This is a predicted structure of a 329-nucleotide part of an RNA (large-subunit ribosomal RNA, domain IV) from a metagenome.
Context: one part of a larger RNA
RNA sequence: UCAUGGCUAAGGAACUCGGCAAAUUAACCCUGUAACUUCGGGAGAAAGGGUGCCCCGCGCAAGCGGGGCCGCAGUAAAAUGGCCCAGGCGACUGUUUAUCAAAAACACAUGGCUUUGCUAAAUCGAAAGAUGACGUAUAAGGCCUGACACCUGCCCGGUGCUGGAAGGUUAAGAGGAGAUGUUAGUCGUAAGGCAAAGCAUUGAAUUGAAGCCCCAGUAAACGGCGGCCGUAACAAUAACGGUCCUAAGGUAGCGAAAUUCCUUGUCGGGUAAGUUCCGACCUGCACGAAUGGUGUAACGAUCUGGGCACUGUCUCAGCCAUGAGCUCG
Repeated sequence: UCAUGGCUAAGGAACUCGGCAAAUUAACCCUGUAACUUCGGGAGAAAGGGUGCCCCGCGCAAGCGGGGCCGCAGUAAAAUGGCCCAGGCGACUGUUUAUCAAAAACACAUGGCUUUGCUAAAUCGAAAGAUGACGUAUAAGGCCUGACACCUGCCCGGUGCUGGAAGGUUAAGAGGAGAUGUUAGUCGUAAGGCAAAGCAUUGAAUUGAAGCCCCAGUAAACGGCGGCCGUAACAAUAACGGUCCUAAGGUAGCGAAAUUCCUUGUCGGGUAAGUUCCGACCUGCACGAAUGGUGUAACGAUCUGGGCACUGUCUCAGCCAUGAGCUCG
C1' cells in the first nucleotide's frame, strides 16, 4: 500500500450518473391495518406491544393467572422481510443471448383472418413411405394480436389474394397456301430455258390453355389516411365560406410521450435552489386504433422521480484483526 472483516465522536446522502456498497429491518405471539380493487386481493400493508429465570395456584397437557429476581440488553449466539408514495413498460407464473445484455425482448391464456371434407391441407423424401393422426372443422396447418374493461373509424386507386368470363394478347402442338433445292421429261443446232412425281428444306392463313390486359370483391391482407385563402361590433381566434387535389383525407381516445427537432416549450406541484419527476395545456418537426388505441387491480432480481428509517457513501478520516505485498534474516 492492497484485500477481507470489525468498531467509530458530531452530522446523516452533504457522496455519487444513481443510496452503488454498507447499515437498518428480521423469529414467534397479540393488537391493528389505507388508497385502490377484477371483491380474490392489496396485507407480513403501515403502525404499535410482548418474549428470560424462580415460586405459588389452576390444568392430563399445552398453557393461563398471581407474586418475585437479575442485566444496558431475555427471538440475549447463529440463522432470520427495511418500509412508503407516484409514474413508464409488460397483464400474470414462465423463457432467453452456455461464456459482457434477464429486459420493455420471446412465450402465454384471449381475440381475429385464412387454408383444409380426409388418400385433408401443410411438411420430409428420388420413390416407397412417414409426420399430420390411429386425429376428422369444438379438428389440423399458416399469419397477426396478446389477461381483463371500453372500443377498434375512413380508403379497394397501387400491391397481393379470391371470384368472373364477353372481348384483346398469347406458347408448344395441329395445319399446310406457297416458296426453294434436286431432275425423269420437254423445247432448243448449241449455250441454255421450262419443269411433273418423289425426296429434302422452309413455310402464310386458320386453330390453340393458363397467364396478362379486363370486370368485380376483399384492409384483425401489404398498406394509406391533404393544401391554400378569407371571415364574428377592441384585439385574438374561427363554429362559417371559397378554391385546388385525392382511393380516402386521421374518427374515438391519447398527446413535449420509450414518440417533441426548436426545447431546460409554457403554467402548476414538489426543493432554499429541479435539463430529471408528477399534473395540465396542444403549436402532434414526425401519436392513433389487433403493424392494435386508451385505461387497469395484482405481479416484476424491470426502468424513472420523491419520502421515512438507517447508516464511514460522504464532511474526513482514525483504530483493530487476518492475509498479501515490501524490507531484513
The full RNA is in RNAcentral, with records from SILVA.